[in-house]
Context: one part of a larger RNA
RNA sequence: GAUUGAACGCUGGCGGCAGGCCUAACACAUGCAAGUCGAGCGGUAACAGAGAGUAGCUUGCUACUUUGCUGACGAGCGGCGGACGGGUGAGUAAUGCUUGGGAACAUGCCUUGAGGUGGGGGACAACAGUUGGAAACGACUGCUAAUACCGCAUAAUGUCUACGGACCAAAGGGGGCUUCGGCUCUCGCCUUUAGAUUGGCCCAAGUGGGAUUAGCUAGUUGGUGAGGUAAUGGCUCACCAAGGCGACGAUCCCUAGCUGGUUUGAGAGGAUGAUCAGCCACACUGGGACUGAGACACGGCCCAGACUCCUACGGGAGGCAGCAGUGGGGAAUCUUAGACAAUGGGCGCAAGCCUGAUCUAGCCAUGCCGCGUGAGUGACGAAGGCCUUAGGGUCGUAAAGCUCUUUCGCCAGGGAUGAUAAUGACAGUACCUGGUAAAGAAACCCCGGCUAACUCCGUGCCAGCAGCCGCGGUAAUACGGAGGGUGCGAGCGUUAAUC
Numbered sequence: 001g002a003u004u005g006a007a008c009g010c011u012g013g014c015g016g017c018a019g020g021c022c023u024a025a026c027a028c029a030u031g032c033a034a035g036u037c038g039a040g041c042g043g044u045a046a047c048a049g050a051g052a053g054u055a056g057c058u059u060g061c062u063a064c065u066u067u068g069c070u071g072a073c074g075a076g077c078g079g080c081g082g083a084c085g086g087g088u089g090a091g092u093a094a095u096g097c098u099u100g101g102g103a104a105c106a107u108g109c110c111u112u113g114a115g116g117u118g119g120g121g122g123a124c125a126a127c128a129g130u131u132g133g134a135a136a137c138g139a140c141u142g143c144u145a146a147u148a149c150c151g152c153a154u155a156a157u158g159u160c161u162a163c164g165g166a167c168c169a170a171a172g173g174g175g176g177c178u179u180c181g182g183c184u185c186u187c188g189c190c191u192u193u194a195g196a197u198u199g200g201c202c203c204a205a206g207u208g209g210g211a212u213u214a215g216c217u218a219g220u221u222g223g224u225g226a227g228g229u230a231a232u233g234g235c236u237c238a239c240c241a242a243g244g245c246g247a248c249g250a251u252c253c254c255u256a257g258c259u260g261g262u263u264u265g266a267g268a269g270g271a272u273g274a275u276c277a278g279c280c281a282c283a284c285u286g287g288g289a290c291u292g293a294g295a296c297a298c299g300g301c302c303c304a305g306a307c308u309c310c311u312a313c314g315g316g317a318g319g320c321a322g323c324a325g326u327g328g329g330g331a332a333u334c335u336u337a338g339a340c341a342a343u344g345g346g347c348g349c350a351a352g353c354c355u356g357a358u359c360u361a362g363c364c365a366u367g368c369c370g371c372g373u374g375a376g377u378g379a380c381g382a383a384g385g386c387c388u389u390a391g392g393g394u395c396g397u398a399a400a401g402c403u404c405u406u407u408c409g410c411c412a413g414g415g416a417u418g419a420u421a422a423u424g425a426c427a428g429u430a431c432c433u434g435g436u437a438a439a440g441a442a443a444c445c446c447c448g449g450c451u452a453a454c455u456c457c458g459u460g461c462c463a464g465c466a467g468c469c470g471c472g473g474u475a476a477u478a479c480g481g482a483g484g485g486u487g488c489g490a491g492c493g494u495u496a497a498u499c
Stems, first nucleotide, its partner, number of pairs: 001499004006495005013371006019364002021329001026327003030324003035080003040077002043073002047071003050067008087282003096207007105199002110195002113192005118152001120150002127142006158167003172187006208254003215245003220242008257279004261272004284305005307318004335361001337360003343357001344355004374404004384395004408440001409436006418426001444487001446485002448469003454483005464471002
């Protein structure tokens, strides 16, 4: 000098764009953050409508009862999605990441080609009844539907094969027409081909410090066979062999998420890994599997543990490293906001619903950038301050005065783009027009040398200053105040950190 996710001190007008728990992966009150589909199903708890009935009468209204008939829809069965999106960096020095290769794999939704969608069965929720429990939640009996479940049929370009053969599937829903036989359109369903996308696996090189860590290793290294997996493989197991790694640093210990990048530097290099993007890992701590195309699953399940809460003491409930917010820690880091209008995601034929993703607004000079705090004129130069050799010098065209302007602000009116038909949270915002009056808007550090900027007073090795050298013991340009000056400017200094 440059830089910062900064903090602290003094000060503080406006706008734009960014950024905002670096510490306790500490504990969390409260609300919200993942639902959706009635065009899969049985249905009808609530709301609205319609029909029927009863009563009152102002004879077309009110009240009640009833009917899933309709719009819809609580709970339930079922499907898809809760493996994405969002958070954090604890662990991990290599099962990670980066770059470049590879073969033995899977891939829901999507695209593409081929073929099929026949005929049956038995249940379980909901519901009703009985019943246990303080609750959480159950138990028994009975009824019922399906795109839920299970056989049968059909079976290849699919799978297996000893090449003879054997084996494997499905589900219907909605609209229109109908002579009620069905036809047609559409959304699905099943088998299979190819693709795309995504993911799993293997190899090489690179990717911190310590030798005051020198030896490490028995599933260890390899083989054969088997099991397991979507798939290769000691991944697992049986048997056999005795290997494998290491001074080109094994093993052990400490530290650490990696990268694109960021920062500094002429570069080489050094330091770093906030925001944004890619990958990985984690979800109270440890372990485990289930479901599924995909998880060993943040807002799923089971077990154990710590902690918190409820309890009728028998037993239960919970997991903010999602968005806000609270306590705590800390030098230090924001609102318990609005909207799905846009972009995107889930579900749905759609209408639409959900979306703390996202888009916005709020707070903070935290940073960068821009603008303003007035402009012109105005004296041999007011007053006042300071200095003085007492003449004067200086603050100083500075002020006042005169003449102008109105950015920003404030007031009033109009008012977008973002949405090409409808739909705008932002927002009566940006912007435009008019009005207003110089009117509302300057501080901070420094002045011995380095280093731009000097005098007076006070103090008297005191009080104090200080980045280094060093100042201060009676004339201190170095301490404190004042006048003056330099620098920078809505900031200026200090501290911390990196080059």
This is a predicted structure of a 499-nucleotide part of an RNA (small-subunit ribosomal RNA, 5' domain) from Paraphysomonas bandaiensis. NCBI's taxonomy places the organism under Eukaryota, Stramenopiles, Chrysophyceae, Chromulinales, Paraphysomonas. Its mean pLDDT, the model's own confidence on a scale to 100, is 89. Its Rfam family is "Bacterial small subunit ribosomal RNA".